Predicted 3D model of a 73-nucleotide RNA (transfer RNA) from an uncultured Lachnospiraceae bacterium. Model confidence (mean pLDDT): 80 of 100. Rfam family: tRNA. By type it is a transfer RNA.
Order: sequence, then C1' cells, then structure tokens
RNA sequence: GGGGCAUUGGCGCAGUUGGGAGCGCGUUUGACUGGCAGUCAAAAGGCCGUGGGUUCGAGUCCCAUAUGCUCCA
Repeated sequence: GGGGCAUUGGCGCAGUUGGGAGCGCGUUUGACUGGCAGUCAAAAGGCCGUGGGUUCGAGUCCCAUAUGCUCCA
C1' cells in the first nucleotide's frame, strides 16, 4: 500500500427479501419470603462507529472515513 470481516442499550449478541429496533445477562421498582439470596411481575436504558447519497421509506443498498482483527505485498 491492497483485500476481507467486525462496529446495534452497561456487557454479550440477533435482526431473513428495505417497512414493528429486539433477545439473554445486568440495573431499578414492586410482590412473595425470616432474609441484601431466590422466584415472579413491571420499568428505565440504544435511532444502529462517523459523515454523505439512493429511496415514499435504510441497522439493511451505495460512497467516503475512524477503530479493532485478519490475509496478501
């Protein structure tokens, strides 16, 4: 220098053919219980790495770019 992959709540991840942003853990609150543990119920929390484009509509398609991993030179 060139190619590929990853980037989505605090953490780990899913998201199919472009149309509802979700799961587990954790956190908070409530109930049960002798109990700060456990079980059950509920809630909060992310506009999807960043910028731009296409589209009626983008996590998803296109371009640029950042960080990490990896392959080639």